[in-house]
RNA sequence: AAACUGAAGAGUUUGAUCAUGGCUCAGAUUGAACGCUGGCGGUAUGCUUAACACAUGCAAGUCGAACGGUAACAGGCAAAGCUUGCUUUGCGCUGACGAGUGGCGGACGGGUGAGUAACGCGUAGGAAUCUGCCUUAUAGUGGGGGAUAGCCCGGAGAAAUCCGGAUUAAUACCGCAUACGCCCUACGGGGGAAAGUUAGGGAUCUUCGGACCUGACGCUAUUAGAUGAGCCUGCGUGAGAUUAGCUUGUUGGUGGGGUAAUGGCCUACCAAGGCAACGAUCUCUAGCUGGUCUGAGAGGACGAUCAGCCACACUGGGACUGAGACACGGCCCAGACUCCUACGGGAGGCAGCAGUGGGGAAUAUUGCACAAUGGGCGCAAGCCUGAUGCAGCAAUACCGCGUGUGUGAAGAAGGCCUGCGGGUUGUAAAGCACUUUCAAUAGUGAAGAAAAGCUUUUGGUUAAUAACCUUGAGUCUUGACAUUAACUAUACAAGAAGCACCGGCUAACUCCGUGCCAGCAGCCGCGGUAAUACGGAGGGUGCAAGCGUUAAUCGGAAUUACUGGGCGUAAAGAGUACGUAGGUGGUUUAUUAAGUCAGAUGUGAAAGCCCCGGGCUUAACCUGGGAACUGCAUUUGAAACUAGUAGACUAGAGUAUGGUAGAGGGGGGUAGAAUUUCUAGUGUAGCGGUGAAAUGCGUAGAUAUUAGAAGGAAUACCAGUGGCGAAGGCGGCCCCCUGGACCAAUACUGACACUGAGGUACGAAAGCGUGGGUAGCGAACAGGAUUAGAUACCCUGGUAGUCCACGCCGUAAACGAUGUCAACUAGCCGUUGGGACCUUGAGGUCUCAGUGGUGCAGCUAACGCGUGAAGUUGACCGCCUGGGGAGUACGGCCGCAAGGCUAAAACUCAAAUGAAUUGACGGGGGCCCGCACAAGCGGUGGAGCAUGUGGUUUAAUUCGAUGCAACGCGAAGAACCUUACCAUCCCUUGACAUCAUCAGAACUUGUUAGAGAUAACUCGGUGCCUUCGGGAACUGAAUGACAGGUGCUGCAUGGCUGUCGUCAGCUCGUGUCGUGAGAUGUUGGGUUAAGUCCCGCAACGAGCGCAACCCUUAUCCUUAGUUGCCAGCACGUAAUGGUGGGAACUCUAAGGAGACUGCCGGUGAUAAACCGGAGGAAGGUGGGGAUGACGUCAAGUCAUCAUGGCCCUUAUGGGAUGGGCUACACACGUGCUACAAUGGCUAGUACAGAGGGCAGCGAACUCGCGAGAGCAAGCAAAUCCCAGAAAGCUGGUCGUAGUCCGGAUUGGAGUCUGCAACUCGACUCCAUGAAGUUGGAAUCGCUAGUAAUCGCGAAUCAGAAUGUCGCGGUGAAUACGUUCCCGGGCCUUGUACACACCGCCCGUCACACCAUGGGAGUGGGCUGCAAAAGAAGUGGGUAGUUUAACCUUCGGGAGAACGCUCACCACUUUGUGGUUCAUGACUGGGGUGAAGUCGUAACAAGGUAGCCGUAGGGGAACCUGCGGCUGGAUCACCUCCUUA
Repeated sequence: AAACUGAAGAGUUUGAUCAUGGCUCAGAUUGAACGCUGGCGGUAUGCUUAACACAUGCAAGUCGAACGGUAACAGGCAAAGCUUGCUUUGCGCUGACGAGUGGCGGACGGGUGAGUAACGCGUAGGAAUCUGCCUUAUAGUGGGGGAUAGCCCGGAGAAAUCCGGAUUAAUACCGCAUACGCCCUACGGGGGAAAGUUAGGGAUCUUCGGACCUGACGCUAUUAGAUGAGCCUGCGUGAGAUUAGCUUGUUGGUGGGGUAAUGGCCUACCAAGGCAACGAUCUCUAGCUGGUCUGAGAGGACGAUCAGCCACACUGGGACUGAGACACGGCCCAGACUCCUACGGGAGGCAGCAGUGGGGAAUAUUGCACAAUGGGCGCAAGCCUGAUGCAGCAAUACCGCGUGUGUGAAGAAGGCCUGCGGGUUGUAAAGCACUUUCAAUAGUGAAGAAAAGCUUUUGGUUAAUAACCUUGAGUCUUGACAUUAACUAUACAAGAAGCACCGGCUAACUCCGUGCCAGCAGCCGCGGUAAUACGGAGGGUGCAAGCGUUAAUCGGAAUUACUGGGCGUAAAGAGUACGUAGGUGGUUUAUUAAGUCAGAUGUGAAAGCCCCGGGCUUAACCUGGGAACUGCAUUUGAAACUAGUAGACUAGAGUAUGGUAGAGGGGGGUAGAAUUUCUAGUGUAGCGGUGAAAUGCGUAGAUAUUAGAAGGAAUACCAGUGGCGAAGGCGGCCCCCUGGACCAAUACUGACACUGAGGUACGAAAGCGUGGGUAGCGAACAGGAUUAGAUACCCUGGUAGUCCACGCCGUAAACGAUGUCAACUAGCCGUUGGGACCUUGAGGUCUCAGUGGUGCAGCUAACGCGUGAAGUUGACCGCCUGGGGAGUACGGCCGCAAGGCUAAAACUCAAAUGAAUUGACGGGGGCCCGCACAAGCGGUGGAGCAUGUGGUUUAAUUCGAUGCAACGCGAAGAACCUUACCAUCCCUUGACAUCAUCAGAACUUGUUAGAGAUAACUCGGUGCCUUCGGGAACUGAAUGACAGGUGCUGCAUGGCUGUCGUCAGCUCGUGUCGUGAGAUGUUGGGUUAAGUCCCGCAACGAGCGCAACCCUUAUCCUUAGUUGCCAGCACGUAAUGGUGGGAACUCUAAGGAGACUGCCGGUGAUAAACCGGAGGAAGGUGGGGAUGACGUCAAGUCAUCAUGGCCCUUAUGGGAUGGGCUACACACGUGCUACAAUGGCUAGUACAGAGGGCAGCGAACUCGCGAGAGCAAGCAAAUCCCAGAAAGCUGGUCGUAGUCCGGAUUGGAGUCUGCAACUCGACUCCAUGAAGUUGGAAUCGCUAGUAAUCGCGAAUCAGAAUGUCGCGGUGAAUACGUUCCCGGGCCUUGUACACACCGCCCGUCACACCAUGGGAGUGGGCUGCAAAAGAAGUGGGUAGUUUAACCUUCGGGAGAACGCUCACCACUUUGUGGUUCAUGACUGGGGUGAAGUCGUAACAAGGUAGCCGUAGGGGAACCUGCGGCUGGAUCACCUCCUUA
């Protein structure tokens, strides 16, 4: 301090970012429903669907104080019978009262929401009305009459009911009298009422019934009011324009009728109006409101319960009665439906309360009571009341309470997890102590009750102490709920917890099962063998007698934006202008008061919301007072602003005068160059065209060239981000007509202005119509090429068309993707057209109007815009609201057509999109490098063989490696073994490890069987240590844990490896820039092998890489000197460092030196560096090696090894024999040997290096043609051996041939290794002597001690290299250079790619499903028009029939009823339209689908730049022509800007 307390975001488009934009979630709510669960109470609520049909009961009666009366009951009286207290009968005498006449009420209360878009509702007003009962006031209530129901009698009918006769009453009905006021009026006058009943009573009268008086209740007429109702009006109250025109009683007037009343409400006549873009008419939907839900609010959605109004009562129509109805529980008629029936006829209406069936996801009892509140009738008692009050059912909602409290660690058991230690469930339980709300049982026990009646009392009325009304006192009763609420007592923790969730949003995590299955899912998304996402469990989180799900509304959503959005590129500015309505509008004066502002009054029902109180133990709930109801109306003021009126002004706008520039428009004429054609000449074989060609033209003379002619179209240079125009657009020159703009100076008009829905005009190209014209170009078409194809790109031709005239079309990337107008806000530099000033100038300054560039502030998502705004503001118009479907369908308008304009939905997706970033990529660009190309040398590809692979075969041909980066690879070596494969035979705690039990030495000889593993028998053998307990090793047996697996997964992994690549890159810290991803550094100028170095620079530094450090090689020095060396000295030999000796040399192996652009010159920026030179063994990293950044390829390997998970367990493990890995129509890779004379053969002869060697290398010697054999020395090696190096050199021979080349293949004979050479080894000898004469397309290696060529060695290995790894010998050629191929690096550019071009992606076709359009039609609903029809009823007419009251001259009349008829009219029927829904053979496109088919249109210059409009063509994407756009890459040129 009363009534204002209030504003949150997140997920999802991307590799990442910002933005745009949709989808989704968290909140609150509900007349709810469903699933699981369920203790109590209070208070509310409960057919939202079929306004579908209803059995049964009840829901509207009452009055005897209106009436005649008496069917039933009770009492009384009387009579009769007698059984003497019973029965019967009579009397309306009394209480009462069935049926009937009459009055009042059944128009309220209760239900429902079908209809209604309307004066229906809401709100505020209005005048031409009625109103029973009620209140107020005045006057009256006199005197007569005729009927009728009932009852009785008779009749018809099954019934409902009806007919006839007789008699009767009234507050029923009808005259007469009276008429203050009332109504009508021509102002003279005229007209019209009533009813009594009851209570009490003193005089008086009486026919003894009463009269009379008083009161009460009534009645009649009138007045005023209240209440209720009717009518009219302003404003407000859904959607659709793909509904644009509607209307004939329609709009108005006059006369008449009608109504309670105004009025075309009705009728006759007259006029031709009325409504509508401020949305008429039509269609669809809907009861309206107070309010409810939500929201910060503004709003949005809704209209259950409660309250006000309206409408309806089986469907449609109609009136009667009445104060009030066209009447829910009344009537008549028609229709549908149901029921009864004797078939002739009748009855009915739950959208009252219960209840039933049906529909539906879904909504209760055939309850009690009138005790209270209220209603009807009545004088009253009272009766009636499914209104109402209560109870029952339902967690349907809101609110409250409980299901226990304290203590309790051995942290129990059990469960779950585990890293095996433990953790967790968890003080939780148990145990101990305590309490008893609620529920249970028993008892006590309020309030809701006030009245009315009776007795008495005060006052009034009256003649009255009766009666009646009124005030108080006393008395007697009245409770459905109710076994109430509440309270007390008793006893026991005793009877009382679930549901959802746990990937993110979003609080809460682990295990098991499953294995893209089953399933989950609100969105994103999980699941394909380690699922926090499925299912279960443990644990946890949230809420709690509930919890979740579904549906729905608001919110978040600023996602329709009034508060509070946008439109250059995201969706969105109309192609352009003129202009109507409308909106907006310069300065000033006066005035008005419509808007505006202020005050007052009325209203805005109650309830609800809000505030302050009060009552239920609290709360929900109930209740008192207030505030509020933001609105409307009336009224009084103010006059600034807007507006109106009247006047003035000149700054907006316009006009006049004088100039200027211009491809502005229309028409006419004219000029030259060029193309083409024709004619003629010259001239000869080609021309033309292309990437290359061909079609085509040409010996009938082309092309070329010369001269001439014809014709059409277009106007080079000038020419320019130059000019003009509203846009489209406009280009030679001259003439005519004509529009607009700009500049300067004055004058004039005086707001004349801006914008602009509809409307109108213009509007490129293509296209259409008619008629011309046609040189060139050129859709279609034809031919030639290209290609897998080529309906294309290229070429040769070529028709429409392009041109002109007239008329259509009306669209474009019609673009500045930027509507028009106006104002304001730093500059600088160009350029076009004017003007002014200064001026030597080709100059300068200022200014107006255009046209460009750059840029501050500001804006923007960014890109960018930036005085010509996309900045800051104002006015008006147009347009947008996720992507697709679709600018499509249908409808309408326009058009000759093509088509244009307007313009959806179903369905489907969770994205689509913009800008920018980093990468990657490009048949983009620039720079640079590499045996990348080029220049060279030699190969491969052809042959034979070797070897590997694919394929095929097989019982098995084990497995792996598969572009570069698999293929002489794993394998540095498969006869057995290896060996993993196959066949067969065997074993099952196992061939191997550990533990437990028992036994035993271990071990071993021989024989037999067998393919062997193995089995049986048998010979030998009793060990080691010891603290004497035992222990260690080994073997066997049985059992259990377990072993074992080259079984699977390299896409679960470690480790290792390959590759880009020995390429020069890859990053970080701090700072700075950017909203951000990111950038900068790392780019730039040079330079390098190099991100190597230098310079510059918003960067400054640093790390991993590069380089260097390491090894080797090339020179020298020092030291050392055996097994190596031998110059000098000496000895010795046939000869040899063989020997003594030497330490010089070579060499060995340790340590040093040396090379650093250090020096000189030049170039360069005076730098880094480069070029040249000197010196030097070596010169610019001297040669070679080791060394491999961040990362990429789910690269390779589970079969080296290790390892998670899964699988096998008498087998997928283990053992054995044999076989296979060696197969062979074929294809490929890598090699060897060759094809010969630079060679082969043969004879002689010279020179290495590096290695290896004891189960080894093996000399010499002997034998053998030889491979080898025999014997055997030496050597664990600078000593011995392997070990003869070969090419080379010197002779000889061969003479170009399938050879004296080549050696495959085959036959025979052997050697060696080895248990064993059959499948399946190597080598030797003799014989044989194949292919091959230099290798197509293609392709590989190499830049110097390299290629080429020659041999030697080693590892593996019993044996088995053409392979691999090393070693030395001989020893070249070429590199102009970077255009091209390949790979890589840096910068830049484009991108629709990011799994990153092995990317993305388009369309036809085929299949399945879905919704939808068309469709011969078909079937419903609604409805217009024109007709037919005509029930009941009302109104009009009436020659028919009938008729109590009144009048009568007694004849009759008035009036009435019935009948007939006319008008209106419901149902119904016909014809013809409109509209809507459903359906329909067939058909059109669309969408979605698993890995279908055909191509490759788009994204990079996407390989022909793309796209837009239009036209033609084509399987399809598409192609081509014409015009346009940049939202095109690249290169060059021009112009401009920045660099003071």
Molecule: small-subunit ribosomal RNA
Organism: uncultured Gammaproteobacteria bacterium